[in-house]
RNA sequence: AAGAUACACUAGGGGAGCCGAUUGGCUGAGAUAGAAUGAUGUUCUGGACCCUUUGUACCUGAUCUGGGUUAUUCCAGCGUAGGGAAGUGAAGAUGAGAUGUC
Numbered sequence: 001a002a003g004a005u006a007c008a009c010u011a012g013g014g015g016a017g018c019c020g021a022u023u024g025g026c027u028g029a030g031a032u033a034g035a036a037u038g039a040u041g042u043u044c045u046g047g048a049c050c051c052u053u054u055g056u057a058c059c060u061g062a063u064c065u066g067g068g069u070u071a072u073u074c075c076a077g078c079g080u081a082g083g084g085a086a087g088u089g090a091a092g093a094u095g096a097g098a099u100g101u102c
Stems, first nucleotide, its partner, number of pairs: 003102004007089004011052004017026003032046006058083003064077004
């Protein structure tokens, strides 16, 4: 070695806040910097953070419903929903079968 769970390396996936006279404030793991385009959106690159089927990162439903707040993806429901991105584990010993732990 079945099952559960965790780690390392590489690769990949993801996220447009709200308020404020202002220094700023609120929630959160995270609300970032630059460039292009040109009409407030889209695309690309990087950083931090999170997540990768062991899938509660994130998207759809959603210009949703209820509650609360100065306001908001603030809280709860929807949600046992539908989608959603992976591979490997030096050598030796034992063994058919070994990354660690239970």